[in-house]
This is a predicted structure of an 87-nucleotide RNA (c-di-GMP-I riboswitch aptamer) from Thermanaeromonas sp. C210. The source organism's lineage runs through Bacteria, Bacillati, Bacillota, Neomoorellales and Thermanaeromonas. Model confidence (mean pLDDT): 86 of 100. The RNAcentral record of the sequence draws on Rfam.

RNA sequence: UCACGCAAAGGGCAAACCGCUCGAAAGGGCGGGACGCAAAGCCGUGGGCCUAAGGCCGGGGUAGGCUAUGGUUGCCAGGCUGCCGUG
Numbered sequence: 001u002c003a004c005g006c007a008a009a010g011g012g013c014a015a016a017c018c019g020c021u022c023g024a025a026a027g028g029g030c031g032g033g034a035c036g037c038a039a040a041g042c043c044g045u046g047g048g049c050c051u052a053a054g055g056c057c058g059g060g061g062u063a064g065g066c067u068a069u070g071g072u073u074g075c076c077a078g079g080c081u082g083c084c085g086u087g
Base pairs, nucleotide, nucleotide: 002087003086004085005084012037013036017032018031019030020029021028022027035074041080042079043078045077046076047075048072049071050070054067055066056065057064
């Protein structure tokens, strides 16, 4: 430097769920909690997915439809960085 995560060591993160809180919602934050994770560290850049406040369409109607400028990196790519060891 490259590849790898079968073995070891020290550790790290934390799904569901619960409480508080922010949010129209999806979802986020903090605490508890561990299903999992070798990038489950960082970046919504591309795709996917979720939501639809506002906007537009529409109805007899407080129905309904479309839409991301809102989210999700623990859905997949891509970019950046990194611990330990093995080869």